Record summary
A computed fold for a 350-nucleotide part of an RNA from an uncultured prokaryote, annotated as small-subunit ribosomal RNA, central domain. The coordinates come from a structure-prediction model, not an experiment, and the mean pLDDT is 89.
Context: one part of a larger RNA
């Protein structure tokens, strides 16, 4: 240096963008750097290997050869890779049109419900549980009717439905804005893929400052349960959950499956778009394309299972793994206000 792996055994970075690097479509010409071949020089001797010789053999000594797969110079070749010049359009992108969508950000509005407050009616209970009690109530509760305030979340529609790179996104309306998809053309002409470092986004909890606070509810208090009950159950209840700005940077961040492209039987759904048949129109049927599901052939797999959305087949690039524990710890570095995060051992032990 090569050889093995990563759904569940150890192992895919949480997810994008992107620098270096790696790798890269069709075609013509030039060049000859890589590449292939020839020649010359060099590649000390000894040793190894082959054929001989000398000690009675051997070890040992000794002659010749081969080898030293390398390097330098030079000549030839031009298929492939590279470089340079030119051309192309199948990759990639651009323009125009239509439809779909909880994609993102800001503003406004709405109704149902909970709670509290005010007022009316009204009287002895309410609430809660397995059963109770704490709790609330004759200072009039609960129930019921009317009014007001305020915060948070948006029933039905709702769907192995949709959108987003992931985290995630759900009332209505308006403004700003990103992406994907389909059809027919236009233009650019390899501009592509991946991506160490880097940089951005990143649930919940948590942190800082200032607001807000209906409901829920860590901590906490009380009542039960129990041998005990630092719990499960009940009554309360503060941070927090909400908003603005900033930080944190982690999750079973999961499809436990990196990204992008190609190829490889079928069948049945479903969402968006296009075309066709027929029709007043729609539904229906056929077809095509992009998603999203259920089976399943071949193949793969230790098995389970996967199976065109591959875990199949071959290829490009990155990340990661190497027995269990010690340990995702110590030390050091970097980052953070902090909690801590990240990078990451060893002794020892089985």
């Nucleotide at each position: 240096c090569u050889g093995g792996g990563c759904g569940u055994a150890a192992a895919g970075c949480g997810c994008g963008c992107g620098u270096a690097g790696g790798c890269g479509g069709u075609u013509u010409g030039u060049u000859u750097a890589g590449u292939g071949g020839g020649a010359u020089g060099u590649g000390a001797a000894a040793g190894c290997c082959c054929c001989g010789g000398g000690c009675u053999u051997a070890a040992c000594c000794u002659g010749g050869g081969a080898a030293c797969u390398g390097c330098a110079u030079u000549c030839c070749a031009a298929a492939c890779u590279g470089a340079c010049a030119g051309a192309c359009u199948a990759g990639a992108g651009u323009a125009c049109a239509a439809g779909a969508g909880a994609g993102g950000g800001g503003g406004g509005u709405a109704g149902a419900a909970u709670u509290u407050c005010c007022g009316g009616u009204g009287u002895a209970g309410c609430g809660g549980u397995g059963a109770a009690a704490u709790g609330c109530g004759u200072a009039g509760a609960g129930a019921u009717c009317g009014g007001a305030a305020g915060g948070a979340a948006u029933a039905u529609c709702a769907g192995u439905g949709g959108c987003g790179a992931a985290g995630g996104c759900g009332a209505c309306u308006u403004c700003c804005u990103g992406g994907a998809c389909c059809a027919a053309u236009u233009c650019u002409g390899a501009c592509a893929c991946u991506g160490a470092g880097g940089u951005g986004c990143g649930a919940a909890a948590g942190c800082g400052u200032g607001g807000g606070g209906a409901a829920c509810a860590a901590a906490c208090a009380g009542g039960a349960u129990u041998a005990g009950a630092g719990a499960c159950c009940c009554u309360g209840g503060u941070a927090g959950u909400c908003c603005a700005c900033c930080c944190c940077g982690u999750a079973a961040a999961c499809g436990a499956u990196g990204u992008g492209a190609a190829c490889u039987a079928g069948c049945c759904g479903u969402u968006g778009g296009g075309g066709g048949u027929a029709u007043u129109a729609a539904a229906a049927c056929c077809u095509u394309u992009a998603g999203u599901g259920g089976c399943g052939c071949a193949g793969c797999u230790a098995a389970c299972g996967c199976g065109a959305u591959a875990a199949g087949u071959g290829g490009a690039c990155c990340g990661c793994c190497u027995g269990g524990g010690g340990a995702g710890u110590a030390c050091g570095g970097u980052c953070g206000c902090a909690g801590g995060a990240u990078u990451a051992a060893a002794a020892c032990u089985c």